[in-house]
RNA sequence: CGAGCUGACCGGGCGGCCGCGUCGGCACGCUCUGGCGUGUCGCCGAGGAAAGUCCGGACUCCACAGGGCAGGGUGGUUGUUAACGGCAACCCGGGGCGACCCGCGGGACAGUGCCACAGAAAGCAGACCGCCCGGCGAUGCGUCGGGUAAGGGUGAAAGGGUGGUGUAAGAGACCACCAGUAUCCCGGGUGACCGGGAUGGCUCGGUAAACCCCACCCGGAGCAAGGCCAAAAGGGCGCCGCGUGCGGUGCCUGCGCAGGCGAUCGAGGGUGGCCCGCCCGAUGCCUGCGGGUAGGCCGCUCGAGCCUGCCGGCGACGGCAGGCCUAGAUGGAUGGCCGCCGAACGGGGCUCCGCAAGGACCCCGGGAACAGGAUCCGGCUUACAGGUCAGCUCGUCCG
Numbered sequence: 001c002g003a004g005c006u007g008a009c010c011g012g013g014c015g016g017c018c019g020c021g022u023c024g025g026c027a028c029g030c031u032c033u034g035g036c037g038u039g040u041c042g043c044c045g046a047g048g049a050a051a052g053u054c055c056g057g058a059c060u061c062c063a064c065a066g067g068g069c070a071g072g073g074u075g076g077u078u079g080u081u082a083a084c085g086g087c088a089a090c091c092c093g094g095g096g097c098g099a100c101c102c103g104c105g106g107g108a109c110a111g112u113g114c115c116a117c118a119g120a121a122a123g124c125a126g127a128c129c130g131c132c133c134g135g136c137g138a139u140g141c142g143u144c145g146g147g148u149a150a151g152g153g154u155g156a157a158a159g160g161g162u163g164g165u166g167u168a169a170g171a172g173a174c175c176a177c178c179a180g181u182a183u184c185c186c187g188g189g190u191g192a193c194c195g196g197g198a199u200g201g202c203u204c205g206g207u208a209a210a211c212c213c214c215a216c217c218c219g220g221a222g223c224a225a226g227g228c229c230a231a232a233a234g235g236g237c238g239c240c241g242c243g244u245g246c247g248g249u250g251c252c253u254g255c256g257c258a259g260g261c262g263a264u265c266g267a268g269g270g271u272g273g274c275c276c277g278c279c280c281g282a283u284g285c286c287u288g289c290g291g292g293u294a295g296g297c298c299g300c301u302c303g304a305g306c307c308u309g310c311c312g313g314c315g316a317c318g319g320c321a322g323g324c325c326u327a328g329a330u331g332g333a334u335g336g337c338c339g340c341c342g343a344a345c346g347g348g349g350c351u352c353c354g355c356a357a358g359g360a361c362c363c364c365g366g367g368a369a370c371a372g373g374a375u376c377c378g379g380c381u382u383a384c385a386g387g388u389c390a391g392c393u394c395g396u397c398c399g
Base pairs, nucleotide, nucleotide: 001395002394003393004392005391006390007389008388009387010386012341013340014339015338016337017336018335020045021044023042024041025040026039027038028037029036030035047370051381052380054379055378056377057376058375059222060221061220062219066276067275068274069273071218072217073216074215075214076090077089078088079087080086091105092103093102094101095100106213107212111211112210113207114206115205128152129151130148131147132146133145134144135143136142137141160178161177162176163175164174165173179203181200182199183198184197185196186195187194188193226298227297228296229295234253235252236251237250238249239248240247241246242245255290256289257288258287259286260285261284268280269279270278271277305324306323307322308321309320310319311318312317345365346364347363348362349361351360352359353358
């Protein structure tokens, strides 16, 4: 200097004018005294992914005798955590010269199923060509029968590899070495697993993001959760007014019509998959039609919170101390204009450094990606112009 790997971070800046939202102060106005509106001043005001809504939790409501059968999820080990399908370290397998990366990574001697195309044959293996033996015709050719998995061919996969013995030709048929596997023993590790030794049969196909088996986990619904206030059609009672059956007003209740089911011979509901069982259960429940309201407040943002430092740990993470308050909108605020500066990128250049690749400097142009909260957190995944820093690897040249 080039080509790369990994991790962390940033992701336009400054100023002026105008504008928007929450909160707080002040002034004015209104008010049913709870507040509301307007103006003004001040503080704060989107992200690394706020996104997809894919996992896990907090929170809220419902349920919380039990049993059985189904169903879903996870899947190397040890940790970490509120929890997880996340993360960390390690193991095993695969890829890369390497830094490093990738893996839906339990079980295929419990059972069942499947293995396309090609190929003779794809699962208690298998003769298409070839090789060998025999019969017949007519001999080296043809045909029929048999043997053979060494060689060829097909395929993702054809039932260990190399060499020898052997044979008509062959074959773990036998032998030596190697690989792998099963059982046992020894050693190391918390463990996944690793290393070594002995023995055995000579080799045992793949697929569980197919059924299935094993181990562990799982109640349901979700902030439109859930709670409070106000209003309402219709009806009842009281008061007032007059044109005496209408209007106004206060309080209470919370609408009307039709049909069906049912009160221990029990409708319906809960046990949110089903069954048994259990519990609740009556001016009740279901269906249809018509009518009314559809506003406000709480939940709501202080939290497994953020920053800094120290300590423990390889690390994920945990502990301690100090400091900080950082959006809460509800048709949904965070924007617009102007000026200056500006990274990438494109073009040019007398210059400087270097052997070179290349770099620095100067001038002109240029003008910033993906995208935006809606109860809140921890993750994952996806999108993203470009930049910065740190550590590491390989190569070239020079010393």
A computed fold for a 399-nucleotide RNA from Longimycelium tulufanense, annotated as Bacterial RNase P class A. Taxonomically the source falls in Longimycelium (Bacteria, Actinomycetes, Pseudonocardiales, Pseudonocardiaceae). The prediction has a mean pLDDT of 75.